About this RNA
A computed fold for a 595-nucleotide part of an RNA from an Actinomycetota bacterium, annotated as large-subunit ribosomal RNA, domain I. The RNAcentral record of the full RNA draws on ENA. Its Rfam family is "Bacterial large subunit ribosomal RNA". Lineage of the source: Bacteria > Bacillati > Actinomycetota. The coordinates come from a structure-prediction model, not an experiment, and the mean pLDDT is 81.
Context: one part of a larger RNA
RNA sequence: GGCAUACGGUGGAUGCCUUGGCGCCAGGAGCCGAUGAAGGACGCUGCAGGCUGCGAAAAGCCUCGGGGAGCCGCCAAGCAGGCUUUGAUCCGGGGGUGUCCGAAUGGGGAAACCCGGCUGGCGUAAUGGCCAGUCACUCCUCGCUGAACACAUAGGCGAGGUUGAGGGAACCCGGGGAAGUGAAACAUCUCAGUACCCGGAGGAAGAGAAAGCAACCGCGAUUCCCUUAGUAGCGGUGAGCGAAACGGGAACAGCCCAAACCUGCGUGACGUGAUAGCCCAGCGGCGUUGUCACGUGGGUGUUGUGGGACCAUUCAGGAAGCGCGCUGGUGCUUCCAGGGAGUCACAAAGUCAGCACCUAGCCGAACGGCAUGGAAAGGCCGGCCAUAGGGGGUAACAGCCCCGUAGGCGAAAGGUAACUGACCUCCCGAGUGGGAUCCCAAGUAGCGCCGAGCACGUGGAAUUCGGCGUGAAUCUGGGGGGACCACCCCCUAAGGCUAAAAACUACCUGGCGACCGAUAGUGAACCAGUACCGUGAGGGAAAGGUGAAAAGCACCCCGGGAGGGGAGUGAAAUAGUACCUGAAACCGUGUGCCU
Numbered sequence: 001g002g003c004a005u006a007c008g009g010u011g012g013a014u015g016c017c018u019u020g021g022c023g024c025c026a027g028g029a030g031c032c033g034a035u036g037a038a039g040g041a042c043g044c045u046g047c048a049g050g051c052u053g054c055g056a057a058a059a060g061c062c063u064c065g066g067g068g069a070g071c072c073g074c075c076a077a078g079c080a081g082g083c084u085u086u087g088a089u090c091c092g093g094g095g096g097u098g099u100c101c102g103a104a105u106g107g108g109g110a111a112a113c114c115c116g117g118c119u120g121g122c123g124u125a126a127u128g129g130c131c132a133g134u135c136a137c138u139c140c141u142c143g144c145u146g147a148a149c150a151c152a153u154a155g156g157c158g159a160g161g162u163u164g165a166g167g168g169a170a171c172c173c174g175g176g177g178a179a180g181u182g183a184a185a186c187a188u189c190u191c192a193g194u195a196c197c198c199g200g201a202g203g204a205a206g207a208g209a210a211a212g213c214a215a216c217c218g219c220g221a222u223u224c225c226c227u228u229a230g231u232a233g234c235g236g237u238g239a240g241c242g243a244a245a246c247g248g249g250a251a252c253a254g255c256c257c258a259a260a261c262c263u264g265c266g267u268g269a270c271g272u273g274a275u276a277g278c279c280c281a282g283c284g285g286c287g288u289u290g291u292c293a294c295g296u297g298g299g300u301g302u303u304g305u306g307g308g309a310c311c312a313u314u315c316a317g318g319a320a321g322c323g324c325g326c327u328g329g330u331g332c333u334u335c336c337a338g339g340g341a342g343u344c345a346c347a348a349a350g351u352c353a354g355c356a357c358c359u360a361g362c363c364g365a366a367c368g369g370c371a372u373g374g375a376a377a378g379g380c381c382g383g384c385c386a387u388a389g390g391g392g393g394u395a396a397c398a399g400c401c402c403c404g405u406a407g408g409c410g411a412a413a414g415g416u417a418a419c420u421g422a423c424c425u426c427c428c429g430a431g432u433g434g435g436a437u438c439c440c441a442a443g444u445a446g447c448g449c450c451g452a453g454c455a456c457g458u459g460g461a462a463u464u465c466g467g468c469g470u471g472a473a474u475c476u477g478g479g480g481g482g483a484c485c486a487c488c489c490c491c492u493a494a495g496g497c498u499a500a501a502a503a504c505u506a507c508c509u510g511g512c513g514a515c516c517g518a519u520a521g522u523g524a525a526c527c528a529g530u531a532c533c534g535u536g537a538g539g540g541a542a543a544g545g546u547g548a549a550a551a552g553c554a555c556c557c558c559g560g561g562a563g564g565g566g567a568g569u570g571a572a573a574u575a576g577u578a579c580c581u582g583a584a585a586c587c588g589u590g591u592g593c594c595u
Stems, first nucleotide, its partner, number of pairs: 001594009015580001016545002020516002022513007029505002031167002039101003042055003046079002049075003061095006070083003106115003116135007137164001139161007171202001172200005182189001186236001212219002223250004233241002254497003261299010277286002279329006304475001306440004310434006317336007338428005350423005356416004361409003367382004383400002385389001391403003446470007456482001477492005532539002552579001555566004
């Protein structure tokens, strides 16, 4: 020195464990913000570093409920001092306070700082100072004022507004919009209208009551699922892309305008001084405006067996008032009666009560003995409960020890949505006939060119949308049925609203897993988006385990200490906080053999 073996050191694999993750399901909830958010800075405890909580009223204040014996949050013990059956701590509802920054909004600014105006108050002899309130911009409404330019308008000033601004995981709609890739290269094509950027909204969004499908039969808004179907098609007919209707389900809900016509008001034009006008007829009366156009308000009206206006006609409870007086009609308004409807579209503010649920909680069955052991829940013996033998804890494996579980009960206050009722609010003419007249959404439809989007790449390319140009008709109108034409059929564009079925999950509750078990599972089981790196955008760790219980080794000895030896605790100390198990590499000590 090597090999072997025994015992150690180092190291932290492995096994076991789990406070943390991952995924899914169901239910709830689904926006917050100038009444100052999200997110922060700085503070607040007797001693206070961090976390948590809170805000100069600062681990908290008031109040209403729950609860019932201890409490003054956690790491984290201690000292000191307190609170509490006159009900504390704790849990829930409501309220108060809430520094400074931040949309940040009095002005400024290198965020958490600096400097102001006005009103009121405090303080000082006075100035400086302190406290409360208020002072940004935009939009809307109203008022005052007011140019060029007479009216007017622009502009200016002021008041009022629960106007807007900023934030938010995904979902949604819209405006823009790639490339890697595939095509075994690559350009059309694909990836993909994806990623990404921007705008906007909501708890959902969008879509939506046929200018639709269909096929000579019919259906009857939209959305979503299944199917149709990888079909019909599209396609350097390559790669690849890829429907729709019918059918089966989920859920169901329909409405309002524009116009024609009537009418109030305003403005303008024209005409007029007249038996013009005053609801109609008759009689009487009053005595000056009328017609048209435009704007605005009200009534009417909303459809495709075309509808409406308009005209005619039939039937329509009572009372009062008005339309110059009377009579007769007639119209309008109000009230009552009768009927109907309603707060999420269809008109709109809702309020209250009941019921149910959410935000604290409460009740809740049934076990003992013996031996082993440090410890019984395991074993043996004998019982019991069960609408409860899900689960967790307890010194080992517990239906009956504890928390719970099945089942049942519960809200002063706040909230939720459906239903019921009351209040409240709103509506009430309907029908028939006629087809002369009027209306039925215009720079629209259509057409041309160029694009886009439709599963559809220009194709025979309809349908939809945009840019440029051109440019109709009003029901004997107009669009569609995949060029186009005819016949036939379907439907009424160029205005608007609309719940449910449906997407998502930052958040809350419950449950589940042939999901992980500390190099795994989130980056993060631990004070992690931390330490650390970077000017910055940004990148981004490592790190769990004594024991049932600290019982965490009093005391003695060696040592400056670290550390160790005794003693003691404990079932165990080779479980001693560098702590469960404790592999290997690596380093030693003893012994044997070889050199």